[in-house]
């Protein structure tokens, strides 16, 4: 340097539900629980993909308000890039 993963550096990380707080939401954040996970660390101002639509578009409506479209809000536990432990070739 390049592949691969039986077994731990794992006494590590921590999904779903449930609580309790932010949020317009989607989602975060802490408890609880542990589905999984050998990079589930890192990086959303390098990109793809997915969610969400508060605020704005455009339209229908006399109104209320509806429907559509857009990230500036989110998601690395989807890809990706980065960096790195152990073991065996």
């Nucleotide at each position: 340097a390049c592949a691969c993963g039986a077994a731990g550096u794992a006494c590590g990380c921590a999904a779903a539900c449930c609580c309790g707080g932010c949020g317009a939401a989607a989602g975060c954040c802490g408890g609880u629980g542990g589905c999984g996970c050998a990079a589930a660390g890192c990086u959303a101002c390098a990109g793809g993909g997915g969610c969400u639509a508060a605020a704005g578009u455009a339209c229908c409506g006399c109104a209320a308000g509806g429907u559509u479209c857009u990230a500036u809000g989110c998601u690395c536990g989807c890809c990706a890039g980065c960096u790195g432990c152990c073991g065996u070739g």
Predicted 3D model of an 89-nucleotide RNA (c-di-GMP-I riboswitch aptamer) from a Rhodocyclales bacterium. The coordinates come from a structure-prediction model, not an experiment, and the mean pLDDT is 81. The organism belongs to Rhodocyclales, within Bacteria. Its Rfam family is "c-di-GMP-I riboswitch aptamer". Rfam's curators write: GEMM was predicted in a large-scale screen for bacterial structured RNA regulatory elements.